[in-house]
Transfer RNA from an Erysipelotrichaceae bacterium, 80 nucleotides, folded computationally. Rfam family: tRNA. The family's RNA type in Rfam is transfer RNA.
RNA sequence: GCACCAGUGGCGGAAUUGGCAGACGCGUACGCUUCAGGCGCGUAUGGGCGACCGUGUGGGUUCGAGUCCCAUCUGGUGCA
Numbered sequence: 001g002c003a004c005c006a007g008u009g010g011c012g013g014a015a016u017u018g019g020c021a022g023a024c025g026c027g028u029a030c031g032c033u034u035c036a037g038g039c040g041c042g043u044a045u046g047g048g049c050g051a052c053c054g055u056g057u058g059g060g061u062u063c064g065a066g067u068c069c070c071a072u073c074u075g076g077u078g079c080a
Base pairs, nucleotide, nucleotide: 001079002078003077004076005075006074007073010026011025012024019063027045028044029043030042031041032040046053047052056072057071058070059069060068
C1' cells in the first nucleotide's frame, strides 16, 4: 500500500428482511431474607427537568437506517 472483519449503556453482548435501539447476562442502587455477611428473591438502572438526544466520526439515500451507500478514525487478520 491492497483486501477483509470489528466498533452499540458502567462491562460483555443481542437486534432475523430497513420498521419499539439496547434483549439476555454481569455490575450498581434500594428493599426482603440473616445475629451479621454471602447466596437467594423482588423492584429499578443510557443521557436530559422536559421537548428531545443517543449505535466510532462526518455526510448521503429513505416516510423510516445499528442495518444500505460514500468518506474517514481506531483495533485485528491476511496478502504484497